[in-house]
Molecule: RNase P RNA; transfer RNA
Organism: Bacteriovoracaceae bacterium
RNA sequence: CGAGAAAAGGGGAUCAUCGCUGGGGGGCAACCCCGGGAGGAAAGUCCGGACACCAAAGAGCAUCGUAGCGGGUAAUGCCCGCCCAUCGUGAGGUGAGGACAAGUGCAACAGAAAGUAUGUAUGGCUUCGAAAGAAGUGCGUAGUGAAACCAGGUAAACUCUACGAGGUGCAAGCUCACAUAGGUAAACGCUUGAGGCCCGCUUGGCCGAUGUUUACGGGUAGAGUGCUUGAGCUGAUAGGUAACUAUUGGCCUAGAGGAAUGAUGAUCGAAAACAGAAUCCGGCUUAUCCCUUUUCUCGGCUU
RNA sequence: GGGGGAGUAGUUAAGUUGGUUAUAACGUCUGCCUGUCACGCAGAAGGCCGCGGGUUCAAGUCCCGUCUCUCCCGCCA
Numbered sequence: 001c002g003a004g005a006a007a008a009g010g011g012g013a014u015c016a017u018c019g020c021u022g023g024g025g026g027g028c029a030a031c032c033c034c035g036g037g038a039g040g041a042a043a044g045u046c047c048g049g050a051c052a053c054c055a056a057a058g059a060g061c062a063u064c065g066u067a068g069c070g071g072g073u074a075a076u077g078c079c080c081g082c083c084c085a086u087c088g089u090g091a092g093g094u095g096a097g098g099a100c101a102a103g104u105g106c107a108a109c110a111g112a113a114a115g116u117a118u119g120u121a122u123g124g125c126u127u128c129g130a131a132a133g134a135a136g137u138g139c140g141u142a143g144u145g146a147a148a149c150c151a152g153g154u155a156a157a158c159u160c161u162a163c164g165a166g167g168u169g170c171a172a173g174c175u176c177a178c179a180u181a182g183g184u185a186a187a188c189g190c191u192u193g194a195g196g197c198c199c200g201c202u203u204g205g206c207c208g209a210u211g212u213u214u215a216c217g218g219g220u221a222g223a224g225u226g227c228u229u230g231a232g233c234u235g236a237u238a239g240g241u242a243a244c245u246a247u248u249g250g251c252c253u254a255g256a257g258g259a260a261u262g263a264u265g266a267u268c269g270a271a272a273a274c275a276g277a278a279u280c281c282g283g284c285u286u287a288u289c290c291c292u293u294u295u296c297u298c299g300g301c302u303u
Numbered sequence: 304g305g306g307g308g309a310g311u312a313g314u315u316a317a318g319u320u321g322g323u324u325a326u327a328a329c330g331u332c333u334g335c336c337u338g339u340c341a342c343g344c345a346g347a348a349g350g351c352c353g354c355g356g357g358u359u360c361a362a363g364u365c366c367c368g369u370c371u372c373u374c375c376c377g378c379c380a
Base pairs, nucleotide, nucleotide: 001299002298003297004296005295006294007293008292009291010290011289012268013267014266015265016264017263018262020037021036023034024033025032026031039274043285044284046283047282048281049280050279051169052168053167054166058203059202060201061200063165064164065163066162067161068082069081070080071079072078083097084095085094086093087092098160099159103158104157105154106153120142121141122140123139124137125136126135127134128133173225174224175223176222183216184215185214186213187212188211195207196206197205218379219378220377232251233250234249235248236247237246238245239244304376305375306374307373308372309371310370313329314328315327316326322360331347332346333345334344335343353369354368355367356366357365
């Protein structure tokens, strides 16, 4: 210098003008003042939790998921370390990485033969035979094929083994208001019980006759709470290879409800990508432009 | 906000223990028939099975990711 590998970080700042919105304060009110206001993915909803309700959250079966070994964590299918396999010259990348010696299934075409195996060609060996040759053996080679004489392959085939999972999701749930046609029809049932109690089935428990389900029709679609201080962020010290943990100091960082977080101008190298919170966290995956930094590898050149 | 389902010729569909070159109907095109058109008859084209990976000898089919379309879910009696 060229080509790569791994990881980390940043996405505007300042000023001016005009707007939007949750909170606090002032004002009879109009309105005024103060300070707060999206992301690394807020996304997909793919995993794991918190939280809430369902009578209990039991047992069995079914179903689904995970799968080397050890550790981390609230938990995980995530993360870290090591082993093995595989790709790469290498730095490194990738891995659904238990079991086919329990059972069942599957293997198109080609090939003699594709699974209780079988025996095509040719050579070898053994036996019989004077020889030609025949029979056996399944030892070598050949051809077909992804796989061929093997306790074969295949489990992102059924299955088995080990471990795990009750269901439903903030439209959960709780409180307070408001409205009326508590109507019509059909089916089932009335204690030998339909159906229900958000569970796929069984068991066990409870409710159940002015009953239940479905369809049509009617009414209402308001307010508060849940709601944002949290497994939170961050500095130091200690432990650990690491993920991470402990102690201690500091910080407060959206909370809407037709749904706010914007626009214009100037300066600073440039501000251009993907994209907009909706109960909240931890991950994964996907979308994405520009810039910066560190470590490492291979090749070439110079000293 | 939450929960399901589906993507296969131009259109509508079939495609099961994964197997040779993926089917059907309608439509399209060509030829025949007819004076001409339609009907009818004969034939042909048209697909990387939404997209991207993985497993496998082999994937429309199995697994993962992703995109698009579509359906359902409040309360009262």